[in-house]
RNA sequence: GGUGCUGGACGGAUGGCCGCCCGCUUCGGCGGGAGGAAAGUCCGGUCUCCACAGGGCAGCGUGCCGGCUAACGGCCGGGGGGGGCCUCUCAAAGGGGCUUUUACGGAAAGUGCCACAGAAAAUGUACCGCCGCUGGUCCUUUUGGAUCGGCGGUAAGGGUGAAAAGGUGCGGUAAAAGCGCACCGCGGACGGGGUAACCCGGCUGGCAGGGCAAACCCCACGCGGAGCAAGACCAAAUAGGGGAGGAGGAGUGGCCCGCUCCGUCAUACUUCCGGGUAGGUCGCUAGAGCUGUCCAGUAAUGGGCAGCCUUGAUGAAUGGUCAUCGCCCGCAAGGGUACAGAAACCGGCUUAUAGGCCAGUGCCUGUU
RNA sequence: CGGGCUGUGGCGCAGCCUGGCUAGCGCGCUUGCUUGGGGUGCAAGAGGUCGUGGGUUCGAAUCCCGCCAGCCCGA
Numbered sequence: 001g002g003u004g005c006u007g008g009a010c011g012g013a014u015g016g017c018c019g020c021c022c023g024c025u026u027c028g029g030c031g032g033g034a035g036g037a038a039a040g041u042c043c044g045g046u047c048u049c050c051a052c053a054g055g056g057c058a059g060c061g062u063g064c065c066g067g068c069u070a071a072c073g074g075c076c077g078g079g080g081g082g083g084g085c086c087u088c089u090c091a092a093a094g095g096g097g098c099u100u101u102u103a104c105g106g107a108a109a110g111u112g113c114c115a116c117a118g119a120a121a122a123u124g125u126a127c128c129g130c131c132g133c134u135g136g137u138c139c140u141u142u143u144g145g146a147u148c149g150g151c152g153g154u155a156a157g158g159g160u161g162a163a164a165a166g167g168u169g170c171g172g173u174a175a176a177a178g179c180g181c182a183c184c185g186c187g188g189a190c191g192g193g194g195u196a197a198c199c200c201g202g203c204u205g206g207c208a209g210g211g212c213a214a215a216c217c218c219c220a221c222g223c224g225g226a227g228c229a230a231g232a233c234c235a236a237a238u239a240g241g242g243g244a245g246g247a248g249g250a251g252u253g254g255c256c257c258g259c260u261c262c263g264u265c266a267u268a269c270u271u272c273c274g275g276g277u278a279g280g281u282c283g284c285u286a287g288a289g290c291u292g293u294c295c296a297g298u299a300a301u302g303g304g305c306a307g308c309c310u311u312g313a314u315g316a317a318u319g320g321u322c323a324u325c326g327c328c329c330g331c332a333a334g335g336g337u338a339c340a341g342a343a344a345c346c347g348g349c350u351u352a353u354a355g356g357c358c359a360g361u362g363c364c365u366g367u368u
Numbered sequence: 369c370g371g372g373c374u375g376u377g378g379c380g381c382a383g384c385c386u387g388g389c390u391a392g393c394g395c396g397c398u399u400g401c402u403u404g405g406g407g408u409g410c411a412a413g414a415g416g417u418c419g420u421g422g423g424u425u426c427g428a429a430u431c432c433c434g435c436c437a438g439c440c441c442g443a
Stems, first nucleotide, its partner, number of pairs: 001364008010355001012325007020033005035339001039350002042348005047227004059223005064078005079104001080102009105218002110216002112212003127158002129154011166184006185207001186205003190201004231282004241273005251267005289308008326337004369442007378395004388426001397413005419435005
């Protein structure tokens, strides 16, 4: 110098003219006006309404330990496991350091599954082997050898598989085997350290209990439901409801009734009240707020002080154009300038993102 | 704002719940035979990132998580 990876922060600048939304106004104007993700709507909360004596079942979610937080499936720190690099060592095993990653409760509650291959895939088993005893046949003078079996021992070796019943070594044995021993692994109780997860140490047990819970399940913890179209207020026309007045002249309907008359009630109209629709107002933006600084803490985060006010629209504003500059493409003329745009609000997660910047780190190349 | 479903050859669908067999069926396509020729029929064959990126597992179309696209329902 180039290139890759990881993390962080930024993500066009200034001015003129014409517009849009909101607030204030002395009506002249003045001030403010998209993001790091405003996105996906995946978690958690604020807020509002409904429901609710208490407990349980079901359902859903979370899952090593501690801390932070309003809360969380988020964040920080730690532990255990996995990967990579370096180092100690002649080397291996093992130890140490750095870095990175991790959906990481329980397989000794129960049920289930583990294809193919393989003897056997979980109440252990015997295909080839190895060894002992023994029968037949053949060879041989005999010892013995070859071959075909039978009974038994074995789990060292071979072979299968993703996975094979603790591993390595020495002893031991007819051959073997935790059969015995040393180290490692595992289980148990003990002592020490740590808030805890867990770690360390010696003792003891000869080793039981393969894996899968992102299979059912078990255990622990959490969760009442709906969502700003929540919800509250004002309230038109038309239709309908209720109260009071009301003509009782005609009509209509009901009561009565076999039918008719009479009687009675309602219906017209006037006025008042209440519900509710359209529409409007509030909810609605001063807040788990922003900036700076100091303190506590490894950190997440918390606290003190000072300063600041920064969208609030709803047929939904936040734009257009010109000039100069920055960056990219192009010989030039010229063209382009990422991802994307609030909808009650807030804390996270996930995903998209041109370009350059900063920090760490790997590789290549050049110079000293 | 809230809820649900789908994505598998060119087309329409199974398989997924309960993981393992070469991922199958119908139509379509190609080649050959049959026919004077075509259709029909018969035989053979090709064609699959199982939407996408990860993870769990010995093993994933199937189980889990994220994303993309499409469809439906309710207020």